[in-house]
RNA sequence: GGACGGUUAGCUCAGCUGGUAGAGCAUCUCGUUGACGUCGAGAGGGUCAGUGGUUCGAACCCACUACCGUCCA
Numbered sequence: 001g002g003a004c005g006g007u008u009a010g011c012u013c014a015g016c017u018g019g020u021a022g023a024g025c026a027u028c029u030c031g032u033u034g035a036c037g038u039c040g041a042g043a044g045g046g047u048c049a050g051u052g053g054u055u056c057g058a059a060c061c062c063a064c065u066a067c068c069g070u071c072c073a
Stems, first nucleotide, its partner, number of pairs: 001072007010025004019056001027043005049065005
């Protein structure tokens, strides 16, 4: 330098044919307990890596950029 894959909550990851962003763990609150833990109920937490484009509408499609990984040279 080239090809491919990845970037979504604190962490690990989903997200279907473009139509109001989710799960588990973690955190906090309440219940349960003598207490802790377990268990149950609930809450908070997101510029969907960035910029631009297409579209009535983009995490999703297109271009470029950044970062990570694999391979080729």
Transfer RNA from Candidatus Peregrinibacteria bacterium GW2011_GWF2_38_29, 73 nucleotides, folded computationally. The coordinates come from a structure-prediction model, not an experiment, and the mean pLDDT is 81. Its Rfam family is "tRNA". Rfam classes the family as a transfer RNA.